[in-house]
RNA sequence: AGAGUUUGAUCCUGGCUCAGAUUGAACGCUGGCGGCAUGCUUUACACAUGCAAGUCGAACGGCAGCACGGGGGCAACCCUGGUGGCGAGUGGCGAACGGGUGAGUAAUAUAUCGGAACGUACCCGGAAAUGGGGGAUAACGUAGCGAAAGUUACGCUAAUACCGCAUAUGCCCUAAGGGGGAAAGCGGGGGAUUCGCAAGAACCUCGCGUUUUCGGAGCGGCCGAUAUCGGAUUAGCUAGUAGGUGAGGUAAAGGCUCACCUAGGCGACGAUCCGUAGCUGGUCUGAGAGGACGACCAGCCACACUGGAACUGAGACACGGUCCAGACUCCUACGGGAGGCAGCAGUGGGGAAUCUUGGACAAUGGGCGCAAGCCUGAUCCAGCCAUGCCGCGUGAGUGAAGAAGGCCUUCGGGUUGUAAAGCUCUUUCAGCCGGAAAGAAAACGCACGGGUUAAUAACCUGUGUGGAUGACGGUACCGGAAGAAGAAGCACCGGCUAACUACGUGCCAGCAGCCGCGGUAAUACGUAGGGUGCGAGCGUUAAUCGGAAUUACUGGGCGUAAAGCGUGCGCAGGCGGUUUUGUAAGACAGAUGUGAAAUCCCCGGGCUUAACCUGGGAACUGCAUUUGUAACUGCAAGGCUAGAGUACGGCAGAGGGGGGUAGAAUUCCACGUGUAGCAGUGAAAUGCGUAGAUAUGUGGAGGAAUACCGAUGGCGAAGGCAGCCCCCUGGGUCGAUACUGACGCUCAUGCACGAAAGCGUGGGGAGCAAACAGGAUUAGAUACCCUGGUAGUCCACGCCCUAAACGAUGUCAACUAGGUGUUGGGGGAGGAGACUUCCUUAGUACCGCAGCUAACGCGUGAAGUUGACCGCCUGGGGAGUACGGUCGCAAGAUUAAAACUCAAAGGAAUUGACGGGGACCCGCACAAGCGGUGGAUUAUGUGGAUUAAUUCGAUGCAACGCGAAAAACCUUACCUACCCUUGACAUGCCAGGAACUUGCCAGAGAUGGCUUGGUGCCCGAAAGGGAACCUGGACACAGGUGCUGCAUGGCUGUCGUCAGCUCGUGUCGUGAGAUGUUGGGUUAAGUCCCGCAACGAGCGCAACCCCUGUGUCCAGUUGCCCGCAAGGGAUCUCUGGACAGACUGCCCUGUGAAACGGGGAGGAAGGUGGGGAUGACGUCAAGUCAGUAUGGCCCUUACGGCCAGGGCUGCACACGUACUACAAUGCUCAGUACAGAAUGAACCGAAUCCGCGAGGUGGAGGAAAUCUCUAAAACUGAGCCCAGUUCGGAUUGGAGGCUGCAACUCGCCUCCAUGAAGUUGGAAUCGCUAGUAAUGGCGCAUCAGCUACGGCGCCGUGAAUACGUUCCCGGGCCUUGUACACACCGCCCGUCACAUCAUGGGAGUCGUUUGUAGCCGAAGUACGCACGCUAACCGCAAGGAGGCAGCGUUCUACGCUAUGAGCGGUAACUGGGAUGAAGUCGUAACAAGGUAACCGUA
Repeated sequence: AGAGUUUGAUCCUGGCUCAGAUUGAACGCUGGCGGCAUGCUUUACACAUGCAAGUCGAACGGCAGCACGGGGGCAACCCUGGUGGCGAGUGGCGAACGGGUGAGUAAUAUAUCGGAACGUACCCGGAAAUGGGGGAUAACGUAGCGAAAGUUACGCUAAUACCGCAUAUGCCCUAAGGGGGAAAGCGGGGGAUUCGCAAGAACCUCGCGUUUUCGGAGCGGCCGAUAUCGGAUUAGCUAGUAGGUGAGGUAAAGGCUCACCUAGGCGACGAUCCGUAGCUGGUCUGAGAGGACGACCAGCCACACUGGAACUGAGACACGGUCCAGACUCCUACGGGAGGCAGCAGUGGGGAAUCUUGGACAAUGGGCGCAAGCCUGAUCCAGCCAUGCCGCGUGAGUGAAGAAGGCCUUCGGGUUGUAAAGCUCUUUCAGCCGGAAAGAAAACGCACGGGUUAAUAACCUGUGUGGAUGACGGUACCGGAAGAAGAAGCACCGGCUAACUACGUGCCAGCAGCCGCGGUAAUACGUAGGGUGCGAGCGUUAAUCGGAAUUACUGGGCGUAAAGCGUGCGCAGGCGGUUUUGUAAGACAGAUGUGAAAUCCCCGGGCUUAACCUGGGAACUGCAUUUGUAACUGCAAGGCUAGAGUACGGCAGAGGGGGGUAGAAUUCCACGUGUAGCAGUGAAAUGCGUAGAUAUGUGGAGGAAUACCGAUGGCGAAGGCAGCCCCCUGGGUCGAUACUGACGCUCAUGCACGAAAGCGUGGGGAGCAAACAGGAUUAGAUACCCUGGUAGUCCACGCCCUAAACGAUGUCAACUAGGUGUUGGGGGAGGAGACUUCCUUAGUACCGCAGCUAACGCGUGAAGUUGACCGCCUGGGGAGUACGGUCGCAAGAUUAAAACUCAAAGGAAUUGACGGGGACCCGCACAAGCGGUGGAUUAUGUGGAUUAAUUCGAUGCAACGCGAAAAACCUUACCUACCCUUGACAUGCCAGGAACUUGCCAGAGAUGGCUUGGUGCCCGAAAGGGAACCUGGACACAGGUGCUGCAUGGCUGUCGUCAGCUCGUGUCGUGAGAUGUUGGGUUAAGUCCCGCAACGAGCGCAACCCCUGUGUCCAGUUGCCCGCAAGGGAUCUCUGGACAGACUGCCCUGUGAAACGGGGAGGAAGGUGGGGAUGACGUCAAGUCAGUAUGGCCCUUACGGCCAGGGCUGCACACGUACUACAAUGCUCAGUACAGAAUGAACCGAAUCCGCGAGGUGGAGGAAAUCUCUAAAACUGAGCCCAGUUCGGAUUGGAGGCUGCAACUCGCCUCCAUGAAGUUGGAAUCGCUAGUAAUGGCGCAUCAGCUACGGCGCCGUGAAUACGUUCCCGGGCCUUGUACACACCGCCCGUCACAUCAUGGGAGUCGUUUGUAGCCGAAGUACGCACGCUAACCGCAAGGAGGCAGCGUUCUACGCUAUGAGCGGUAACUGGGAUGAAGUCGUAACAAGGUAACCGUA
């Protein structure tokens, strides 16, 4: 620091996801040791049991229990507070600290900084006192009540308990005269004097207390400023409310409380209300700014079962106190009582989840005490848990036969892997044995000083010394012996992201953070081997920050991606020209105070190191006070004129409102002329018209809109504005002067305007025209088209307030190259003028530099460079929807979510493909022609149906006379039946035998049984061995036309013999890409030429190859010629080899820049002469596993093999391809001429003879220019005379021939007889442009024969037509649109049906919070009291003061009633939404999407 993911690819926008760090964590797997920390985040849920606050006898009366002493008693035992001490009690201090928790609390709180009107026990310092009296009461005793808790009456008693009196340095009040107010003693020591029997007291002294007061420290109470979460779908709140005066109250200021007066106070700088939340130091993260959090530790606050209340006290409205109410639990004798773990342990419950009912007061600290000491779940320790951080270990060295085993394999090997074993060492840690700390020094005792004192007592203090005190714990640490001995896992391995193979599985099981894997070869699932990462841990989940510049202060945007309010005016607010002076709020600088400690950072120190602990420093970016400065901002005062405005004079204009008026046109009405149609459409029909339409003429009525001018012209803020004239009125601009003197810009809320549609009331209504009706179209047509037609459109008044209200571009200001056009104003120059030209200013359009932009584009009218202010955006969908509010008559508008769901949605541009887009061009593509197919019969192939089987494949063009250049058996793969199992075939092993062969029997055959003959070849002297073959046996294996052509090779078809497809370098572009290859011509052609940021090149085209057409040369047998022949010849025909020839060569002509093209000459041939072979990059997962090859899978006494018979030929039907015909350009008969290319040995087969014929006989000749097979149409003549025929030949009967083991299913041919359909073929459709179509015959392959009418070739005869490119089909190039990219056989919308999910409404219903008005009124304070009781004080007394109980009043908790509001849950039914694999109906959008699309409205 980034990465993955939208696309065919690209750039951008934008979301989602990942890598990092962290945690009081939990879960899964695993687990050796130690140190240091942490450990109920959930139910502030309920709690059994134990402990957590006591202490003081030096305050007191005392003595229940214990010990000692004393006395009595023989003893048991009794008495005795005398002593140590001490239960209970009175009294003092403490219990308000310490410990826990975070419910409440959004300010009664916290943080920081300030303030004045306060309190303070214990502690410190100063001053002054501590005199003298009194009355009670617990304990205790006696007697009761009660289950208990507890309690009543009477009686006795003490105090540092209580109450007066005296005194008053300070103190308090005051009317300034005066008035008021206190105390307590206890202990140690002393001995002169006094008292006392003694103890002891008085007395002296010291110490500790007590009282008053002043001051301090620390602590606490109160007040202010600033800061502190979210919601405006919470906008108004408030009557003690805001202030004043007076009084009360408090420790203290204060509406804190009360009486009266005033009517205020708070709020858009967010009051009130709702939700959430303890706050801070800090913690986590981050580069920082920030964001999130507030466990542990520390400070503050709040709370203590829930609510209320006070008492005591220095301090509480009190966690382990009291009272009351409530809920809950427990005890009960049913009358009544008791309790509060959010202290430490612990229990139950909740929960994913959080520890021991431990030890000790040794240390630190706290309470009490003179002290010893006691108490202390504070604390210090230990226990449990890998919860976290840190450290250590699980060994080290050597060791290649690279062991074994595992895994993979191309079978060679590779890897695990120096890893192991082995050898040599070491011993941390754990285990064992032994030694052994620090944490402990005070207090205390003794000795010696100092202080105090009369004092060598006592007390305080210092030094020295003595002996005590350890929970942890025999722990840390040290030493010793033994022995590698006891100690490794977890996750991951498709990309992001380090790390790959095999097997299993087969869209199953499963994985997944995102993208996505899995449908038979999965590096993505599961397992294994191997590897990678971390390591006593590793992963997962949850959560926070980061990455995310994805809320942007640092640091984003708004033309088209989300985003400029429809437009203006304008209060508050924000910002503001130039200059002078002052001020000092902001700002800047210095100083001071504070910013607790801990934490973070730096430098040191201590634990062996680290974590951890600790000393010092820095820092704490803050706040406050104070001093200074005056540039800038603010404020105050005064000037200026460049901003803004006013006055004056012109100008242009569909600017607005009102009134009037004009002509054309449509429609209607009346009348005339006139006759059969008009209107309408793609074509029609509905409609109008003989009752006279349309057309035409004249006249009239009425409403609406204003042709031409008219224009990227004008005006207006926008919406918008159009005949002409008049009235009223707003704004703009120009010119030159004068004046005002910053008066300005922007603008939340607000106000005004705001197309069309729509609404209300009243008019008006010609045309047009939602709805509606009819006619068409259509599968349907609630549409498009047509004929009609009502609201509406128009006017007046009032609403509505929305538009794709768009320049998709807020307003204002400044600056930054130009050019062209146009509108308005002004000026200059030229010209006699018409007019021309230049400058300037305000608009308005186009092009364009810099710059900007993702690109497109913008570009002085900015989307450039800046400033001011406002509005708006933050992924898509849900949704501009729901709920709530506001507005509206309604329609609806405005404000405006969430649940849920997806990983995209989107912008611009690129390349393709496509279009019922455009331009150009080509092709038997159409047209022009010729002949066919589609109708008939038959043949053949296919589909379908059938069948035991009708084997399989091919299926638009590009399957269908195709694989198949030959299905009777075989072929043959199919079916039925009989058989075989190392097999019909290959290799290897063992045994035997040569191979081979004759005959018979059974069987459908395969096969089985019996049987005859026979011993070979090579090496070797022999023994023996070897090769080939046969039989038997066991195992490896054979075999498969079984599956997958969507795992493949190879081959082929097709677009298409179409002219295209690319590359290198350069250039342009952020990039995909473009350029080149486009353009102008031309060509069959990306063929060539010219131009050009391109220059070149490759695969294609063309040419090179073959056949054919002409000629020359050479060679000539079986061919040719001469000849009867023998023989001879090489001119011709022919054969087959080499050459020539054709190149737009240029010879001519015209056009053109050239290329090229038109015409002509020459030539056998002329513009690629004709034909063939040749098929670019690629497309169709095109075809073929059944031609062969081949991966994987499957079968293995069968899906293999053998054999017989059957089937592939079977037939209501449909389609394709052909043959033969329908006749006279013909048929029949007779005569007669001409060919090319092939073929032949199990072959072709001559002559001859036989047969009507198929054929037979025959066998010459021929391995072929020698022999063989060989023409027909044409032509000549005759007959037929338009008919189902002398056409046509199917079908059937009979008789034969040939092939073959065999013609039944199921062959071909011949003869005789029979003589079907068919009279030129509907819609539709095919081939062909010249030696072509058409037509005639011949040959060959396959092959025993044949279904051949098929296929492949050959020659004969031999046409017609092409104006042309509008249309159909296919293709090429350019361009355009696109929401397509599996690419239009694309994409995609809505209803309906089904399932699931969340949500709105909903008669209601349940709960919770809260307001208002009331009722009741516990405990308690305060107040009142005429009733009752009453020790201290006053009074001689009566009595009083005071107090207590009781009663009453105010306030008030809980509870109750009525009514309202907010929120939440639930609900019959209901609304839309989202998602879901192939459901239904249509086809709305994307191309001109087939009616351009879209926005608003009905």
Notes:
This is a predicted structure of a 1498-nucleotide RNA (small-subunit ribosomal RNA) from an uncultured bacterium. The coordinates come from a structure-prediction model, not an experiment, and the mean pLDDT is 84. The sequence is in RNAcentral, with records from ENA and SILVA.